[in-house]
């Protein structure tokens, strides 16, 4: 330089193949205990960035950037 992967909540991962983004873990409050831990209820937070096709985009397509990995 050049192919292919891949990027979702503070982390780890679905999302059934285009049709209300889910969970666990953490975070904050409560309940509980003499006080902590555990445990049970809630709250809080996300699709890498620009575009494009659709009535409808995490998902099809183009671009950029990151990361890895293969070739020169």
């Nucleotide at each position: 330089g050049u192919a292919c992967a891949c990027a979702u909540a503070g982390u780890u991962u679905a999302a059934u193949u285009g049709g209300u983004a889910a969970a666990a873990u953490a975070u904050u409050u409560g309940a509980c205990u003499u006080c902590c831990a555990a445990u049970c209820a809630a709250u809080u937070g996300a699709u890498g960035c620009g575009g494009g096709c659709u009535c409808a985009a995490g998902u099809c397509c183009c671009g950029c950037u990151g990361u890895g990995u293969g070739c020169a």
Notes:
The RNA shown here (transfer RNA) has 72 nucleotides and comes from Aplysina fulva. The sequence is in RNAcentral, with records from ENA. Rfam family: tRNA. Rfam classes the family as a transfer RNA. Rfam describes the family as follows. Transfer RNA (tRNA) molecules are approximately 80 nucleotides in length. Its mean pLDDT, the model's own confidence on a scale to 100, is 82. Taxonomically the source falls in Aplysina (Eukaryota, Metazoa, Verongimorpha, Verongiida).